[in-house]
Context: one part of a larger RNA
């Protein structure tokens, strides 16, 4: 650069971060049940047995074996926490010269704004209630000269 001004929203293009998200992949974990190695412990111990007892037979003790409790791992079902990936959906910010209109700023050409409801490509429109941070004209009250 001062109305040939300013300025609003949709749409299109680009960049960035984000929200949400069908689903999917690990991980941690609670509960219930199944199964259950090794081992301690408890029971049985008819099988085994050098040391102890016994003259011997045998006994004591110990061991194998078997049973049980506890129990690691594993399995089934059902919950919870956290993480990764993700089709799709959504708005946002920004970006000299894109599209459509022109809502606001002057009484901005229907005064504007706030709340709310409905409606509309978009800014927005209409109804109801509220405000003056409305111009103009007239009147009233008060103040100053």
């Nucleotide at each position: 650069c001062a109305c040939c001004g300013c300025c609003c929203g949709u749409c299109a293009c680009g960049u960035c971060a984000c929200u949400u998200g069908a689903g999917u992949u690990g991980u941690c974990u609670g509960c219930a049940c199944c199964c259950g190695a090794a081992g301690u412990c408890g029971g049985u111990g008819g099988g085994g047995u050098a040391a102890c007892c016994g003259a011997a037979a045998g006994g004591a003790g110990c061991c194998a074996a078997c049973c049980g409790c506890c129990u690691a791992a594993g399995g089934u079902g059902u919950g919870g926490g956290g993480a990764g990936c993700a089709a799709g959906a959504g708005g946002g910010a920004c970006g000299a010269a894109g599209u459509c209109g022109u809502a606001a700023c002057a009484a901005g050409g229907u005064a504007g704004c706030c709340g709310u409801a409905c409606c509309g490509g978009a800014a927005g429109g209409u109804g109801c209630g509220g405000c003056u941070g409305g111009a103009u004209c007239a009147c009233c009250u008060c103040c100053u000269u």
This is a predicted structure of a 145-nucleotide part of an RNA (small-subunit ribosomal RNA, 3' minor domain) from a bacterium. Its Rfam family is "Bacterial small subunit ribosomal RNA". The prediction has a mean pLDDT of 83.